The RNA shown here (c-di-GMP-I riboswitch aptamer) has 85 nucleotides and comes from Paenibacillus sp. Model confidence (mean pLDDT): 85 of 100. NCBI's taxonomy places the organism under Bacteria, Bacilli, Caryophanales, Paenibacillaceae, Paenibacillus. The RNAcentral record of the sequence draws on Ribocentre.

[in-house]
RNA sequence: UAUUGACAAAGGCAAAUCCAUUGAAAAAUGGUGGCGCAAAACUAUAGGAGCUAACGCGAUUUCGCUAUGCUAGCCAGUUACCGAU
Numbered sequence: 001u002a003u004u005g006a007c008a009a010a011g012g013c014a015a016a017u018c019c020a021u022u023g024a025a026a027a028a029u030g031g032u033g034g035c036g037c038a039a040a041a042c043u044a045u046a047g048g049a050g051c052u053a054a055c056g057c058g059a060u061u062u063c064g065c066u067a068u069g070c071u072a073g074c075c076a077g078u079u080a081c082c083g084a085u
Stems, first nucleotide, its partner, number of pairs: 002085004012037002018031005035073001041078003047075002049071003056065003
C1' cells in the first nucleotide's frame, strides 16, 4: 500500500418505543432504550434512489404536480482503529 474480517483486543455508534422541544409535514435535537452495525464516521448542487408537499401551479367537494425541506441505519463518494494474508 492492496485485499480482507475471527472463536481476537481496545473501544465506538445507537433501531424501535416512550417523553420534551422545533417543524406544514417528512423529519430533526435532547433524554430513555438497545434492534443491530467493521465504517451505523463525514458528505445532501459530485451522482442515483426514496420521503414530505408548506408556498406555488393545475383541476375543482375529495384530488394531482412540484423542493428551495428531509433521509447517508438506501445505494454511493471520501476518510479511518486493530488484526490476518